Predicted 3D model of a 162-nucleotide RNA (glmS glucosamine-6-phosphate activated ribozyme aptamer) from a Clostridia bacterium. The prediction has a mean pLDDT of 76.
[in-house]
RNA sequence: AUAUACUUAGAAGCGCCAGACUUAUCAUGAACAUAUGAUGAGUUGACGAGGUCGGGGUUUAUCGAAGUAUUCGGCGGGUGCCCCGCGCUGCGGCUUAGCAGUGUUACGAAUUUUACAAAUCCACAAGUAAUUGAUGGGACAAAGUGAAUUCGAUUGAGCCAU
Numbered sequence: 001a002u003a004u005a006c007u008u009a010g011a012a013g014c015g016c017c018a019g020a021c022u023u024a025u026c027a028u029g030a031a032c033a034u035a036u037g038a039u040g041a042g043u044u045g046a047c048g049a050g051g052u053c054g055g056g057g058u059u060u061a062u063c064g065a066a067g068u069a070u071u072c073g074g075c076g077g078g079u080g081c082c083c084c085g086c087g088c089u090g091c092g093g094c095u096u097a098g099c100a101g102u103g104u105u106a107c108g109a110a111u112u113u114u115a116c117a118a119a120u121c122c123a124c125a126a127g128u129a130a131u132u133g134a135u136g137g138g139a140c141a142a143a144g145u146g147a148a149u150u151c152g153a154u155u156g157a158g159c160c161a162u
Stems, first nucleotide, its partner, number of pairs: 014076004019044010047064003053085006086103005092160006107152007121137003124133003
């Protein structure tokens, strides 16, 4: 360095758990088809889009899809929000202070326009089953993003340019 085997890690609309469900054994009941309970092993437990400068604080942290289902309920975390620091953008340029915004695609608002999803569904595959799949097929969002136009904000001091 390469190959093989084993172990560990893998997440951030993320993890875990009650609950529900499946299955094996046992017990009770029952008598041909099942019920209840216990124990063990499992499954499910929110469908994606968007979102991370650093530190601290805080907690029901944006958006829609689906449709009646546990997408109910609880715990934890978290890219949200607040404060501070740093950076950047806006002012003819630079420096400094400030204001507004913002996070490396780093002024704002409005209007118009615009790309983009997964589950559900069908098929296939895995499993005794509950059910599952970084498998294949087809469809559909919103927030926001991009683009264009318009409007708004764009301060003080010093220097420079005109």